RNA sequence: CGGGGUGUAGCUCAGCCUGGUUAGAGCGCCCGUUUUGGGGGCGGGAGGCCGUCGGUUCGAAUCCGACCACCCCGACCA
Numbered sequence: 001c002g003g004g005g006u007g008u009a010g011c012u013c014a015g016c017c018u019g020g021u022u023a024g025a026g027c028g029c030c031c032g033u034u035u036u037g038g039g040g041g042c043g044g045g046a047g048g049c050c051g052u053c054g055g056u057u058c059g060a061a062u063c064c065g066a067c068c069a070c071c072c073c074g075a076c077c078a
Base pairs, nucleotide, nucleotide: 001074002073003072004071005070006069007068010027011026012025013024020058029045030044031043032042033041034040051067052066053065054064055063
């Protein structure tokens, strides 16, 4: 330098292909309850505007473009 992949809650991921009520799950966290207490069980709750900036559209996590970060392959070198 070229090609490809990934980016969504604190962590691991689904949702994207085929745009359409409030964006979800597990773990973790907080509260209540159960227990002498811890752990475990049960119930409830907080937490993300979907990497950034634009574009298309009545409507974008989802489609398109550029850029950023990380990963893989190749080129370059010997």
Molecule: transfer RNA
Organism: Actinomycetes bacterium